[in-house]
RNA sequence: AACGAACGCUGGCGGCGUGGCUAAGACAUGCAAGUCGUACGGAACACAGUAGCAAUAUUGUGUUUAGUGGCGAAAGGGAGAGUAAUCCAUGGGUAACGUACCUCGGACUCGGGGAUAACAGCGGGGGCAACCCCUUUGCGAAAGUGCUGCUAAUACCCGAUGAAGUCGUUGAAUCGCCUGAUUCGACGCCCAAAGGUGGGGACCGCAAGGCCUACCGGUCUGGGAGCGGCUCAUGUCCUAUCAGCUAGUUGGUGAGGUGAUGGCUCACCAAGGCGACGACGGGUAGCGGGCGUGAGAGCGCGACCCGCCUCAUCGGAACUGAGACACUGUCCGGACACCUACGGGUGGCUGCAGUAACGAAUAUUGGGCAAUGGGCGCAAGCCUGACCCAGCGACGCCGCGUGCAGGAUGAAGCCCCUCGGGGUGUAAACUGCUGUCAGGGUUUAGCAAGCAAAGAGGGUGAACAAUCCUCGGCGUUGAGCAGACCCAAAGGAAGCCUCGGCUAACUCUGUGCCAGCAGCCGCGGUAAGACAGAGGAGGCAAGCGUUGUUCGGAAUCAUUGGGCUUAAAGCGCGUGUAGGCGGCUACGCAAGUGUCUUGUGAAAUCCCACGGCUCAACCGUGGAAUGGCUCGGCAAACUGCGUGGCUUGAGGCCCGGUAGAGGCGCCUGGAACUCUAGGUGGAGCGGUGAAAUGCGUAGAUAUCUAGAGGAACGCCCGAGGCGAAAGCGGGGCGCUGGGCCGGUACUGACGCUGAGACGCGAAAGCGUGGGGAGCAAACAGGAUUAGAUACCCUGGUAGUCCACGCCGUAAACGAUGCACACUAGGUGAGGGAGUCUCUGACGACCCCCGCGCCGAAGCAAAAGUGCUAAGUGUGCCGCCUGGGGAGUACGGCCGCAAGGCUAAAACUCAAAGGAAUUGACGGGGGCUCACACAAGCGGUGGAGCAUGUGGCUUAAUUCGAAGCAACGCGAAGAACCUUACCCAGGUUUGACAUGCUGGGAUGCCCUCCGGGGAUAACUCGGUCGGGCUGCCCUUCGGGGUGAAACCAGCACAGGUGUUGCACGGCUGUCGUCAGCUCGUGCUGUGAAGUGUCGGGUUAAGUCCCUUAACGAGCGAAACCCCUAUUGCCAGUUGCCAGCGGGUCAUGCCGGGGACUCUGGCGAGACUGCCGGCGUUAAGCCGGAGGAAGGCGGGGACGACGUCAAGUCAUCGUGGCCCUUAUGCCUGGGGAUGCACACGUGCUACAAUGGCGCGUACAGAGGGACGCAAGACCGUGAGGUGGAGCAAAUCCCACAAAACGCGCCUCAGUUCAGAUUGGAGGCUGAAAUUCGCCUCCAUGAAGUUGGAAUCGCUAGUAAUCGCGUAUCAGCUACGACGCGGUGAAUGUGUUCCUGAGCCUUGUACACACCGCC
Repeated sequence: AACGAACGCUGGCGGCGUGGCUAAGACAUGCAAGUCGUACGGAACACAGUAGCAAUAUUGUGUUUAGUGGCGAAAGGGAGAGUAAUCCAUGGGUAACGUACCUCGGACUCGGGGAUAACAGCGGGGGCAACCCCUUUGCGAAAGUGCUGCUAAUACCCGAUGAAGUCGUUGAAUCGCCUGAUUCGACGCCCAAAGGUGGGGACCGCAAGGCCUACCGGUCUGGGAGCGGCUCAUGUCCUAUCAGCUAGUUGGUGAGGUGAUGGCUCACCAAGGCGACGACGGGUAGCGGGCGUGAGAGCGCGACCCGCCUCAUCGGAACUGAGACACUGUCCGGACACCUACGGGUGGCUGCAGUAACGAAUAUUGGGCAAUGGGCGCAAGCCUGACCCAGCGACGCCGCGUGCAGGAUGAAGCCCCUCGGGGUGUAAACUGCUGUCAGGGUUUAGCAAGCAAAGAGGGUGAACAAUCCUCGGCGUUGAGCAGACCCAAAGGAAGCCUCGGCUAACUCUGUGCCAGCAGCCGCGGUAAGACAGAGGAGGCAAGCGUUGUUCGGAAUCAUUGGGCUUAAAGCGCGUGUAGGCGGCUACGCAAGUGUCUUGUGAAAUCCCACGGCUCAACCGUGGAAUGGCUCGGCAAACUGCGUGGCUUGAGGCCCGGUAGAGGCGCCUGGAACUCUAGGUGGAGCGGUGAAAUGCGUAGAUAUCUAGAGGAACGCCCGAGGCGAAAGCGGGGCGCUGGGCCGGUACUGACGCUGAGACGCGAAAGCGUGGGGAGCAAACAGGAUUAGAUACCCUGGUAGUCCACGCCGUAAACGAUGCACACUAGGUGAGGGAGUCUCUGACGACCCCCGCGCCGAAGCAAAAGUGCUAAGUGUGCCGCCUGGGGAGUACGGCCGCAAGGCUAAAACUCAAAGGAAUUGACGGGGGCUCACACAAGCGGUGGAGCAUGUGGCUUAAUUCGAAGCAACGCGAAGAACCUUACCCAGGUUUGACAUGCUGGGAUGCCCUCCGGGGAUAACUCGGUCGGGCUGCCCUUCGGGGUGAAACCAGCACAGGUGUUGCACGGCUGUCGUCAGCUCGUGCUGUGAAGUGUCGGGUUAAGUCCCUUAACGAGCGAAACCCCUAUUGCCAGUUGCCAGCGGGUCAUGCCGGGGACUCUGGCGAGACUGCCGGCGUUAAGCCGGAGGAAGGCGGGGACGACGUCAAGUCAUCGUGGCCCUUAUGCCUGGGGAUGCACACGUGCUACAAUGGCGCGUACAGAGGGACGCAAGACCGUGAGGUGGAGCAAAUCCCACAAAACGCGCCUCAGUUCAGAUUGGAGGCUGAAAUUCGCCUCCAUGAAGUUGGAAUCGCUAGUAAUCGCGUAUCAGCUACGACGCGGUGAAUGUGUUCCUGAGCCUUGUACACACCGCC
């Protein structure tokens, strides 16, 4: 895009079309083929006439008509079952034929005869009868079935005539296509007929009529047209898992039969005929014109309309006839249905309607012969479910309408919202206008042509009869359709689908991987443009969607127009049949080919032009077109065919060389191995990661000698050679195939490919017979292991070997068919020839053949390939068409078997694949780092306690954090508070913010100034000051103010409620690791790469060199802070050398500016210098100098990103949730609960120690709600008291370890301090749950800690004390700082962990915690 459609929702009108696709299953009922009285005899009726009174008889006319007869019924109408050829289409042939009706021509139409329907009778019933009824009385239920008699014809028969006819014999001419045809002759045989109607002068006849005439018929015959029969060629679906088929089969002779050829049929004879160009068989199917689609080529289809065929319940058969083997004829058989008195009958909708059934599904038991057409008829006319119309169905196509114009910064409603607004939307309302369609009324142009009276002219005719033709036109014909005019009124007339992308159209709400959507991709798990609803939008519109089917897109079966190295696809290899294709040249032919032409290619359809319906759909007229077939002519380039020639393709004979694991047979050799015999020897051997099984004192292994046996051939050996492939490897001989190089002549296209076919064909396997050393499936044992039917070890049988015969496969691979031609080079090695140098070696150059590597162009998706093509062409063969199922099943063929070859489908998936890219990963590789390991020091894990967590418990034990990177974490202070939890009580505009309303409550006057207005009235605002007054505070002097507090109400507040997977911000981690990127350029189809790789170097992508890259950014480094040295400046509260004064003593005082120190500004370090190494570089090593040396030490600082890492409970914040509660307040309790488990710590287990006494030396901090000295009291915590100090001044504040002296002597202790009792102190409203401290007493576990595990590389670890924040106090042994004392070890990178760079493999990409 299309449809004979169906389904869902919806539905105003009309035109034109179209409508049982399924059950060629079954059918009730009606209709669908009759007509002719001008063929015939009757019958009935009507009318008229005649006779009769009438009944009635008879004649005529007319009507109706059963029968005889004629024509028709073979058409029209329906359907597609069958049929793959007896069909159909196209073009031929018929010299092998037919033809009623129609038409043209010729001739004829004479004389007789006998029957038979009809009809009547043979009967019955009723009735008194006349008569009436039924009509075969009979048989029979019915259908049906007789006898006798009479009769007509255009029925039937006989005779006559008869050739232009048929046949036979025969002559001639012309022609042809084999038999022959046509025409003209001669002779012979044979065969015809029917009348009817109208009219009518003469003549005949009683009449009828004869006769004449016209028309309609009849017979014979020759043509024509149209329609048929037969026949030929070409074309016409799938299947080879159908490969052979055939007995009237193929042909001949003869005969029969037919309209006619023919095995069409028969007799005889022969043995043929068909087939890979697909016979035979199976499946499917009516064919064509055409229709749908498509750019076309094609592909699909064959409804409606037209042509042909076939069929008529199924099967068979003939009759009649011009025509049938006959849809509504006959006969026979079958099935089915109906009737039946059971004996027997009847029927055929695939005609039009209609019925049930089937089905997703397909209409009225309508009207009419008015038109068109058909049958019959002289005609009028009759018949016609053909046909014309109408009805039903949006089934399709086409047309029309459902109004038109105006109308708001834009109503209401609804929707959205950032709350400002926006959308629906000029849409509506409203105003004006119009009148299509439907509705009502009136009316009749058109579809009507025809028939047909009078009349006129003409033909025939003897005719002014009749009849025919033409004109004429009274009268007459419409089933149905339809036109025109008028009336009325915006009135009666819009839906469907979609809105994630493809694809045009977006928001809200609901839902929460539910419900659902979905053509593909895919949506939905709490903010869904994808589900559902709504608003809005888009599309189409009386329709819109869905489903089904066909074509297209699909170059996705590729003729046009594809492929086969790796995506599916080259047969394992050869020889060769058919076939396909084929070198140069001359002549001829004309099959193909080209061109012109003849005929055909039906009509309709399509296309064009014009025309008719108001337009269109639709229809008409004309034209064009119709790739095809066909007749004839011409051409001869190309293909083909024929003939002749040629040598370059091909070939072998020949000659001369030559390389080689080419093949087969026979012979033969050495090494090794195993076995046998013997010697030596004496305990092991063997085997593995380590072992064991095994062998060995009956003597192994080892070693020597001799012998036997089988298999395989080391070095040479090479990316080397040979062969078609499989494959071929010691040596010799024999036989044999092929190749290459060179030479000369020869043949003369002999060629290439190759469906089938035939042959060869690794290994394993099979059969028979040998052989058997080693090796070795199976098997046994030993190990390994969770197991180990494996990998390893010890044994070991088939087999491996030989002969003969099978098998016929493979990653049979270059995953690359064969042949030929052409298209840059370079290089290596194999075989052969030549040229150059006087010759040779050698070398150089060059030619041919085969084997490799690298590469231009080209090709390729890329990888790659590239004269050995995967390039460019030609020829031929094979093969492919998504993955799985499956190279499987079934069938066939082969095989002894194993199995091989050929080779599907159901079902299922939305992929399966190729090449390359970036990552990630690897029990891959290389390089390099890090307290990563190692080396070392000290810990943890064991104990007690502290603290955090899990678990358990509980009214509650609030919440969060969860491997590293949660667990002394949020918490740098939980008795109350904190507090979020629990219990109890209370409260509701709220503990907190803002706004509004009412109350509180409320101003007035004067002065002055300003704005609006007009310089006004009036109004707004301000103001120094004064007067009166309200409210609040008040020390009562006064001050503030015209507001607020406060009360009530409404909006709202509030939430540590939820979502860290909706977020911001902040943080952790990889990781202080050295990385992460960009611009431009370049490379690549692209992803992407390059840069950023490589060489060196560094702590570092740090720097240098090289370089299709050149630069740049974020990181690293540096800049910043602290610290180590020093100069200058400054000199109090710090300092005190010198001077002076003073004290028991003290920088205490005067003073000093030296020193220390303080804190500002500078200096200093840069591989700068020297030597060596290194590319002369970057840099590295060593040295000098220096307080410090190669980043001096420490800190702050954390790239692109990762972990949906952490946090909604710091804060902020979207959505959701609560609103007399999930908010707020109060009291108490809880977070401290404890059978346990884990993390982090403290204190220890002691002598490098504990205790006592004595005696030194810090730094950094803090202090007013504070730090607090001296003094006094207390054993002590502490108390009393208060000097001093807002601090370099005073205080906290004694630093401790260390050092000196003394005691303890290895013990659960003079270690250790838990626990418990008692007595106190301090803070605080309050220490019961639940604080800290002191003293006395008590004195637990613990004697160095299993598996495992942590930190640290120097002022570090270890060890010692001091301070601070939080804080009333404190559960701090924590955290953050400060200084004192102060080590050991390593200079390595195998391993564990993590990381960086390069490289490699990948089937991973939520990325190895993967995939499978």
RNAcentral holds the sequence, with entries from ENA and SILVA. The RNA shown here (small-subunit ribosomal RNA) has 1412 nucleotides and comes from an uncultured bacterium. The coordinates come from a structure-prediction model, not an experiment, and the mean pLDDT is 83. It matches the Rfam family "Bacterial small subunit ribosomal RNA".